RNA sequence: GGGGAAUUAACCGGGCGCGAUUCGCCCUUGCCUAAUACAUGCAAGUCGAGCGACGAAACCGAAGUGGGUAACCACUUCGGCUGAAAGCGGCGAACGGGUGAGUAACACGUGGGUAACGUGCCCCGAACUCUGGAAUAACAGCGGGAAACCGUUGCUAAUGCCGGAUGACCCCUGCAGUUCGCAUGUUCAGCAGGGCAAAGAAUUUCGGUUCGGGAUCGGCCCGCGGCCUAUCAGCUUGUUGGUGGGGUAAUGGCCUACCAAGGCAGUGACGGGUAGCUGGCGUGAGAGCGUGGCCAGCCACACUGGGACUGAGACACGGCCCAGACUCCUACGGGAGGCAGCAGUAGGGAAUCUUGCGCAAUGGGCGAAAGCCUGACGCAGCGACGCCGCGUGAGGGAUGACGGCUUUCGGGUUGUAAACCUCUUUCAGCAGGGACGAAGCCUCACGGUGACGGUACCUGCAGAAGAAGCCCCGGCUAACUACGUGCCAGCAGCCGCGGUAAUACGUAGGGGGCAAGCGUUAUCCGGAUUUAUUGGGCGUAAAGCGCGCGUAGGCGGCCGACCACGUCGGAUGUGAAAGCUCAGGGCUCAACCCUGAGAGGCCAUUCGAUACGGGUCGGCUAGAGGCAGGUAGGGGAGAAUGGAAUUCCUGGUGUAGCGGUGAAAUGCGCAGAUAUCAGGAGGAACACCGGUGGCGAAGGCGGUUCUCUGGGCCGAUACUGACGCUGAGGCGCGAAAGCGUGGGGAUCAAACAGGAUUAGAUACCCUGGUAGUCCACGCCCUAAACGAUGAGAACUAGCCGUUGGAGGAAAUUAGUCCUUUAGUGGCGCAGCUAACGCGAUAAGUUCUCCGCCUGGGGAGUACGGCCGCAAGGUUAAAACUCAAAGGAAUUGACGGGGGCCCGCACAAGCGGUGGAGCAUGUGGUUCAAUUCGAUGCAACGCGAAGAACCUUACCUGGGUUUGACAUACACUGGAAAGCCGUGGAGACACGGCCCCCGCAAGGCCGGUGUACAGGUGGUGCAUGGCUGUCGUCAGCUCGUGUCGUGAGAUGUUGGGUUAAGUCCCGCAACGAGCGCAACCCUUAUCCUAUGUUGCCAGCGGGUCAUGCCGGGGACUCAUGGGAGACUGCCGGGGUCAACUCGGAGGAAGGUGGGGACGACGUCAAGUCAUCAUGCCCCAUAUGUCCAGGGCUUCACACAUGCUACAAUGGCCGGUACAGAGGGCUGCUAAGCCGUGAGGUGGAGCGAAUCCCACAAAGCCGGUCUCAGUUCGGAUCGGGGUCUGCAACUCGACCCCGUGAAGUCGGAGUCGCUAGUAAUCGCAGAUCAGCAACGCUGCGGUGAAUACGUUCCCGGGCCUUGCACACACCGCCCGUCACAAGGGCGAAUUCGUAACCUUAACGGG
Repeated sequence: GGGGAAUUAACCGGGCGCGAUUCGCCCUUGCCUAAUACAUGCAAGUCGAGCGACGAAACCGAAGUGGGUAACCACUUCGGCUGAAAGCGGCGAACGGGUGAGUAACACGUGGGUAACGUGCCCCGAACUCUGGAAUAACAGCGGGAAACCGUUGCUAAUGCCGGAUGACCCCUGCAGUUCGCAUGUUCAGCAGGGCAAAGAAUUUCGGUUCGGGAUCGGCCCGCGGCCUAUCAGCUUGUUGGUGGGGUAAUGGCCUACCAAGGCAGUGACGGGUAGCUGGCGUGAGAGCGUGGCCAGCCACACUGGGACUGAGACACGGCCCAGACUCCUACGGGAGGCAGCAGUAGGGAAUCUUGCGCAAUGGGCGAAAGCCUGACGCAGCGACGCCGCGUGAGGGAUGACGGCUUUCGGGUUGUAAACCUCUUUCAGCAGGGACGAAGCCUCACGGUGACGGUACCUGCAGAAGAAGCCCCGGCUAACUACGUGCCAGCAGCCGCGGUAAUACGUAGGGGGCAAGCGUUAUCCGGAUUUAUUGGGCGUAAAGCGCGCGUAGGCGGCCGACCACGUCGGAUGUGAAAGCUCAGGGCUCAACCCUGAGAGGCCAUUCGAUACGGGUCGGCUAGAGGCAGGUAGGGGAGAAUGGAAUUCCUGGUGUAGCGGUGAAAUGCGCAGAUAUCAGGAGGAACACCGGUGGCGAAGGCGGUUCUCUGGGCCGAUACUGACGCUGAGGCGCGAAAGCGUGGGGAUCAAACAGGAUUAGAUACCCUGGUAGUCCACGCCCUAAACGAUGAGAACUAGCCGUUGGAGGAAAUUAGUCCUUUAGUGGCGCAGCUAACGCGAUAAGUUCUCCGCCUGGGGAGUACGGCCGCAAGGUUAAAACUCAAAGGAAUUGACGGGGGCCCGCACAAGCGGUGGAGCAUGUGGUUCAAUUCGAUGCAACGCGAAGAACCUUACCUGGGUUUGACAUACACUGGAAAGCCGUGGAGACACGGCCCCCGCAAGGCCGGUGUACAGGUGGUGCAUGGCUGUCGUCAGCUCGUGUCGUGAGAUGUUGGGUUAAGUCCCGCAACGAGCGCAACCCUUAUCCUAUGUUGCCAGCGGGUCAUGCCGGGGACUCAUGGGAGACUGCCGGGGUCAACUCGGAGGAAGGUGGGGACGACGUCAAGUCAUCAUGCCCCAUAUGUCCAGGGCUUCACACAUGCUACAAUGGCCGGUACAGAGGGCUGCUAAGCCGUGAGGUGGAGCGAAUCCCACAAAGCCGGUCUCAGUUCGGAUCGGGGUCUGCAACUCGACCCCGUGAAGUCGGAGUCGCUAGUAAUCGCAGAUCAGCAACGCUGCGGUGAAUACGUUCCCGGGCCUUGCACACACCGCCCGUCACAAGGGCGAAUUCGUAACCUUAACGGG
C1' cells in the first nucleotide's frame, strides 16, 4: 500500500482477523508421474543462372490505333524484366530439434585392427565434355467419386531417360614376374581378350564425366572395464568348426546344402530382475558410496509391430507399404491422422512456464548472387527453483518517556529502541540524454541494416521518504518467563512432555538463529571403523563346519644361472570440448564469462632395471617321507571263553508275613510267599585294579584268550630330495533317540495301569509294565557333537605334579637324582582381554589357508530346491513390529541358599483375650444432620486431659453484609458503654433515659463509602514445623592414600570378644565424623552442712491423751555438698591381648535398677482441623450471629477395657501399715441432721504447719457350704441428692425393690524374665457437673520359669545365586473369558466353460 467482516446514516480515525516480497542479473534452471491422448498455429525448404506452360499490376523497348501543333497522353499487340499458385528436373529433406521406452549388448568407455570396407557436398592432381533418339508430367478434352483422389485420350520441354563414338586412367578374365606381411593375402610394372563416360546454362563464371590422392564422416572386428540374484547349475542343434554356394560396400552361420561333434560354464554359463552409457555431478580426509537433470560425446526410439523403396548416406520423427489399437470425416461405398519439434490443451500427479518478438547476431539448407526458409538460435515473458549482488537508512539521543510484559511492589525488561536533533539518497519514482553488440553484410556511389530497447549506462530532482519475514527457545542445540489448559486440547527427529504451580501444549512478553527468504517433506553422501582394501571381528556379546580324507584353488625351504610375465623407471601417442585446480583478464563487484597452464588410465607402443614374486634349468638337506631296531596303550574288527550278580523254573527246609515309604497303600503270600539250601535255564553288563591315568580325528573305547589290522612315540640312520600346508565343491565316519527286516528278551524302562500325595496332580514317590535297551543287515545324520576356543608353522620367564621313551650320575639296588623328548594337569611373569580370565596345550607375538558373523523379534520359520520309508534333515527369506535384545562386572534388595549371632521370637512358665453382661472406639446401617480426620504391624479407651447449652466445625429455621475480629483514609453524627420499656424462641429491631475529656486537632463510639476483613473451604501428592515406624537395631559415612578403564572396592573384611563398628590382634591402609557407651535426672549405701512447718534419744515442764511446750541435732526426714564401682584385687581359661568364668571385700559387681536421649535413611507414612504457609476457590456467602436439633441412631461386625462366673471366695464386725499429689471462683475440719447421696456449719490453710484423707488387699473373729447360690450384678420400676439458665432427647450419685447372661470360654491370639507378672487400693490433669471402667502417676502384697536355638516372627554380619532395582506384594510364561481384524474350513446349497449324456430342452 491492498482487500474482508464488524462498528457507523456516512466519512475519518481506531480495533480485529487475512494477505511473504523493494530491485537487478548479456547468471542458471523448470513434466522426475501417463514413451498417456492431443484442438490450433508454426518447426524444411530452395534454385527461373536446368525446363515447359501460365502470367495480374508496374516498368523498359518496338510496332499499331486514337487524341494532341508538338512535347506527350490513353489503349492494343509482341518481346524483355519480374514472378503469386501448380508441375518436370537438381540439391537438401539421413543435418538441426525431442525423448530415454527398449537395451546387461562390442550398446557405452578406453586402447587397437580393417592387407575385409564405404564416403554426396569440399580440396589437390590427371584426362575429357563428340553425336543422335524415344518418351513423360504440367496442360487440354472426356469420365468416375461425397471426399481423398483416380482412370482414359491427346500435345510438349530439359542439367529427366536411352543408343552410338572415343577411353589415358579404371573394372573383369587368363598368363608369367616382383615388393611387403605372422597369415589369409598384397604392391608394382607387363602381355592377351572383354567392358564402362558426359549436360548444359552462360560469358567475371557456375557446372557435367572418368581416374588417383587428401580431408571429413561412417561400417565392421578385437583386448580390457563398469548392476543385482545360485531359493537360476547346468546351457546350446545354426548350436561349435569345416567345405561348396549365395548375399553385402565389406569379414563372418549373415544365409543355405553336406560333413564332423563340437562350443560355453563355479574367474558364474543359461535364466530372472533392474537399467540408456560416458565426460561429469553430489558427498567424503581419502579409499569409496550414490547418481547420470542442464551442457557435451555416443547409442536407441519416433502411436504399436513388421517391411522394404529412394539415396553418397535411412530401413527414414514432420517419407512410403502392410497389420493392430485409438481418434476424426463420410453421402456408409470409402478416406484422413500420429507434438518423445516450439508454444499450447486435457489427463495423471505433491509438482514443472508464453498458443511472445526477431532472423539484428551465431549456425544450417538452397541459390552465381540479391535473397528466401530456419520455434536451431538470439532475445523477451512466467516461477525466489538455484547461485550471486544490493536495499529497507547513518550518527547523536536518558528523566532510561508512554505503552506492553513481569515483579519479592523496591523494581526489572522491551531499551538508544522510540520521540527529538543532525545527515545521506544506493534501489524504487520523475525528468533529460542514450549505447556497445555491426572490424560484418548490401551497394558504382550516396547510403542502408538492432529483435533485445528508449534497455544498460550517464546527468538532474525531492524526501527517511515506498520496502521484513520465517523458524526456534526441555536435552541433543544458541535462546525463559507469565497466563490459559489439566493424560483434555495438543506436541514430538530421538529421548519424551500434558493427570492444577508445564522453560516441552496454546497465547503473550522477552530472547536465539537465518534473512528476501525461512521452515517442512522426500532422496543421496557423510558422521558409520555399522561390510572394515585403507579399516572390524568369532572362549562367554552375532560368529569355528561334529570329525576326517582329499579335488580345484590359494600359499610355500636353501644355493646358483638364464628369461623379463608380474614389479619399478624414462620416453612417445592418446586421455574431445566443457567441468575441476592455479594464474591472468572482462561485465561497477560477484554469480557468470574469456585466455593460458596444470591435473586426470587397472590404456597402447617403445627403451631400460632385475632385488622380490613368477617361469625354465642345475644343485642341496634343516621341511616332508622312507629302511632297519625298540616301546606303551579300554585304538578297530572277528571268533572263543570265565566268574559274580539279577530274574525265572524244579526240588528240599520252613512259617506268616513279605515288599515298599516321609507315612502308607496298590502288589505278592496258607493254592506256602519272603528267608534259606541244592540243581537248572537264559540274557545282559564286566565289581576290585581305576588314577585331572591310557588310546583314538571326532563320535567314542574297560573281564580273559586267539586271529587280522590302523596310528603314535623313542633312539639311530650309509635312502629320496620340497615330494609340503590348507582345502570351496566332493567322499567317508558320526552318541543317544528313532525307522525297516529277521532274531533275542535277564535287567532296566517312555507309553499305559493301579496306589499314594495334592485344592487338583494327566508330575515328583510306590507297585506293575509294553515298545525300546541286546545281535545281524540297511537307513537316519542330529546333540550344551563343548575346551561353547578350525588346521598347520615359528618365536616368547619360571615353578610343581603325572604317563610313555632315551641318555647320564653317584650309588647300590627298596629305589633316588639330573638331562632330553612326546603327551597330560595345576600355578604364574611379560603380553593380551570389555571384564571374567588366557598365559609354551595362548585367548601372547607373527605367517598361510578354510569356515562363519553384521540389532532384537518374526525364524532356523514360510515358499522353492536337494536328501529321507517316515520322523525329519539341509539350504534359507520377507511382510510386519520393537528401541532395544545381549555380555562381563558393581551396589543393593530378595531366596521354601549356606554359615555365625541377637530379641518374651520360639520353648519353659504365670496371667489374660476370643464365650457372657456392660463401658468406650470403629466399620456398616440409618438420618435433615448423625461435622471432620486417623485405616496392617505403625487406625479403632486414637486427635478428645472430659459433645446437656457452649464447645461445634454438621443439620433445620430465623437474622446480618466493611461484617463477630484487625488496620487505614474520607465524610458525618454523638459521648460511647450502660440502664429501662415493647415485640420476638433468641439474635435483633424500635422507643425512652443518660448526655464525656479537650481551646482546637484529636481520643472513644456509631453510620455511610473505599481499600479490605473472614473461611475448621480444597490440595499433607506444593510445603514448614511436629510426630509415628523400622529401632535403642548397630549401624551410616567422610578425608587422604592404594587398587580398578569404570561403576566401585579397600578402610567397615579376617581371628577372637562384646549389649554394642565394644575392645584386642592381624591386614594397603592411616585417620576422622554421626551413632554405641559416658557426661544429665531419679533410685539404692555412707559422710558432711543446715535444722522449720519436719524429728524427739537424753534433760525439764504440762495433758485424760497427742513433740503439746522449754529445749535438742543424736535418729528419721528434707534440702545442698561430697564419697562410692574402676574388671581395681585374687585364681582358672585365653595369642597370657581384648575379654571371659569363679571368688573376696562391699549397700551396690561387671552397663547396679529406671528415665531422658532415637545415626544415615525408609514408608510421596500422619497432620492444611493445633499453628504457620504457596496456589486455587467463596465474597448478600463456603463469612458471621441466634434458637432448636445432631455428633448419644441400631438388624449387625470388629477392637480395647471393666465386672464376673466364686470358698486362695462373698457378706458382717473389729483392727494395722503407704507413697505421690492437689487446694482461694479452692480444699474444707470438728460438731449437728439424714439409712445414704448429701445438708448444715464454719475452725484452719495460698499449705513439710490446715484440709482432701478412712488407704485397700492384709490380720483377728463370725457367718455362708457348692447352689445360678448370701456368687454375679445387667436390666427395669419407684423414691431421692448434687451440679448447672436448663438434666426430655442426653449427667453422675444415693436408697428401696427387681435379679438377666454368665459355672472359666472353639479355631486362634496377647502381655510378662524381678520388686517384674499377678493382685490391692490412692492421687492428679481435663472439669460447673459427668459418660473415667479411660489416661497419667503413686505406693502395698508379691511369684513361677528359661533345657535350649531345630522350628515361627523380626533383626545384624559374611558368603552364594539372580532374567529383581517401584527391588519377591518383584519379574514373567501360556491357556481361557471379553472385544476387534485377518486366514483356513467339513457337511450342505447354488452358479458355470471344457468334458460326458440327450434328438432337443435339460441333466451330470
Predicted 3D model of a 1404-nucleotide RNA (small-subunit ribosomal RNA) from an uncultured bacterium. The coordinates come from a structure-prediction model, not an experiment, and the mean pLDDT is 82.